[in-house]
RNA sequence: CAGCCAUAAGGCAAUGAAGUCUGCCGGAACUGCCCGGCCAUUCGGGCUAAUGACUUCUACCCUUGG
Numbered sequence: 001c002a003g004c005c006a007u008a009a010g011g012c013a014a015u016g017a018a019g020u021c022u023g024c025c026g027g028a029a030c031u032g033c034c035c036g037g038c039c040a041u042u043c044g045g046g047c048u049a050a051u052g053a054c055u056u057c058u059a060c061c062c063u064u065g066g
Base pairs, nucleotide, nucleotide: 010025011024012023013022016057017056018055019054020053021052032047033046034045035044036043
């Protein structure tokens, strides 16, 4: 460096929980976007989003009615 096996009925899919489906991973899959500075380790500021997708609950935001 490459391959194989096991851990694993498991784990993961940018903010919580449950169900279903899909995809991905085997010490990995995953860890959003924009701007500025520091000379790149890191610091400061801003924005969207509770889903990978669907349904439901909770939190948050907007509008309307009581």